This is a predicted structure of a 475-nucleotide part of an RNA (small-subunit ribosomal RNA, 3' major domain) from an uncultured bacterium. The RNAcentral record of the full RNA draws on ENA, Greengenes and SILVA. Rfam family: Bacterial small subunit ribosomal RNA. The coordinates come from a structure-prediction model, not an experiment, and the mean pLDDT is 83.

Context: one part of a larger RNA
RNA sequence: UGACGGGGGCCCGCACAAGCGGAGGAACAUGUGGUUUAAUUCGAUGAUACGCGAGGAACCUUACCCGGGAUUGAAAUGUAUGUGCGCCUCUUGGGAAACCGAGAGGGUUCUCUUCGGAGACACAUAUGUAGGUGCUGCAUGGUUGCCGUCAGCUCGUGCCGUGAGGUGUCGGCUUAAGUGCCAUAACGAGCGCAACCCUUAUCGUCAGUUACUAACAGGUUAAGCUGAGGACUCUGGCGAGACUGCCGUCGUAAGGCGAGAGGAAGGUGGGGAUGACGUCAAAUCAGCACGGCCCUUACAUCCGGGGCGACACACGUGUUACAAUGGUAGGGACAGAGAGUAGCCACUCGGCGACGAGGAGCGGAUCUUGAAACCCUAUCUCAGUUCGGAUCGGAGUCUGCAACUCGACUCCGCGAAGCCGGAUUCGCUAGUAAUCGCGCAUCAGCCAUGGCGCGGUGAAUACGUUCCCGGGCCU
Numbered sequence: 001u002g003a004c005g006g007g008g009g010c011c012c013g014c015a016c017a018a019g020c021g022g023a024g025g026a027a028c029a030u031g032u033g034g035u036u037u038a039a040u041u042c043g044a045u046g047a048u049a050c051g052c053g054a055g056g057a058a059c060c061u062u063a064c065c066c067g068g069g070a071u072u073g074a075a076a077u078g079u080a081u082g083u084g085c086g087c088c089u090c091u092u093g094g095g096a097a098a099c100c101g102a103g104a105g106g107g108u109u110c111u112c113u114u115c116g117g118a119g120a121c122a123c124a125u126a127u128g129u130a131g132g133u134g135c136u137g138c139a140u141g142g143u144u145g146c147c148g149u150c151a152g153c154u155c156g157u158g159c160c161g162u163g164a165g166g167u168g169u170c171g172g173c174u175u176a177a178g179u180g181c182c183a184u185a186a187c188g189a190g191c192g193c194a195a196c197c198c199u200u201a202u203c204g205u206c207a208g209u210u211a212c213u214a215a216c217a218g219g220u221u222a223a224g225c226u227g228a229g230g231a232c233u234c235u236g237g238c239g240a241g242a243c244u245g246c247c248g249u250c251g252u253a254a255g256g257c258g259a260g261a262g263g264a265a266g267g268u269g270g271g272g273a274u275g276a277c278g279u280c281a282a283a284u285c286a287g288c289a290c291g292g293c294c295c296u297u298a299c300a301u302c303c304g305g306g307g308c309g310a311c312a313c314a315c316g317u318g319u320u321a322c323a324a325u326g327g328u329a330g331g332g333a334c335a336g337a338g339a340g341u342a343g344c345c346a347c348u349c350g351g352c353g354a355c356g357a358g359g360a361g362c363g364g365a366u367c368u369u370g371a372a373a374c375c376c377u378a379u380c381u382c383a384g385u386u387c388g389g390a391u392c393g394g395a396g397u398c399u400g401c402a403a404c405u406c407g408a409c410u411c412c413g414c415g416a417a418g419c420c421g422g423a424u425u426c427g428c429u430a431g432u433a434a435u436c437g438c439g440c441a442u443c444a445g446c447c448a449u450g451g452c453g454c455g456g457u458g459a460a461u462a463c464g465u466u467c468c469c470g471g472g473c474c475u
Stems, first nucleotide, its partner, number of pairs: 007475007015465002019428005026320008034311002042053002064306006077128008087106008109120004131295002134293003140289002142284003145280001147278001152191006158167003171182003197272004202240007212229002216227003243266001246260001247258004309447001322421001326380007338369003343362002347358004387418001392413007434457007
């Protein structure tokens, strides 16, 4: 000077408390450990690993295993020599394919030229090279996590101290904030805070098509459907608006309080982006780059098949439930944000259905894409049930060269555990939790119950800071 203390003081945070809903028990999905295996590729491991890298493992991916090939190599490049072979199409032998051969056909090189050749292109051979998801994240760059969106971390000059260093940055008040005010051997400044940026909530103005429809007219079973309009909604450019600005009150001030006024919004309005100096030799050499080391007929490379999907078990994260605030059947209503041409698919027909056969529109404010919870009616009447849907059997659909290992979906049958979960533990303070569906990325298809978004319905509680956890300042 820091760090630490079951030392002290002050103060924050869903940290506790007050509440609501979960996890821990069940089945399944998924990740991990362990075990197994020819291989079950590799990494991530308290918080900060474990629906994580992976925003798509049947082949491919793929890095792993077994087997079969080829060795200048799948791709890139220099030099030398040679050739115009080669290349394309078809047929065919061996083979699981890769690959190794055989035959036929076709077009067969371009530029310059002193016709000797030179250059370009392609191939073959030789060679320098290539290649490596091999090792080291404790050699590194870059990127990332956590402390933490916490309020801190420093510098110049001055002053103090022999010096390390201190002061400033402390003290009082205040703030979400080292945010400000006052005081002051300090005076200033920088990185952070805040603001500037995006979005959302209100209004004005300008502009209207594919959006809208008040007035006028036409028109329909119905419909902005048509003429038309620029009012409204909406879209999207510009602007206004919020600043404790006004009032009262407390305070020296900063500022606090007030269900105050006005206002769409009130004291940071809500949300996002933005992450200081540093810490953990934190993570990543498998995203990429890169030093060093290692392999070079193999640790590189191609192909077929298998594996990454195993299963006495243990853990994490989820989904579905255990029911009546519910299940089932019929009828009725209302979104937002997105995506779409190798695509989205209206509509018609066939099929119980997944889907199939036709077939309009749309590269889209124009066309496509049934919201569900909810409401009404009926039924079930507390039961392992008309709850629950695992598992298994059968029959199918689709994608794809191919669904055995190992896809999704449909129909019929089967109908397991489960009657609210021990110790313990997690999330959340408002359009939040809870609950309901919809969309997108990846993608042929999909193991998505995951991830990222979108809207619908829509709560309870916070006395308080003694205690648990983490953090800040002073001592």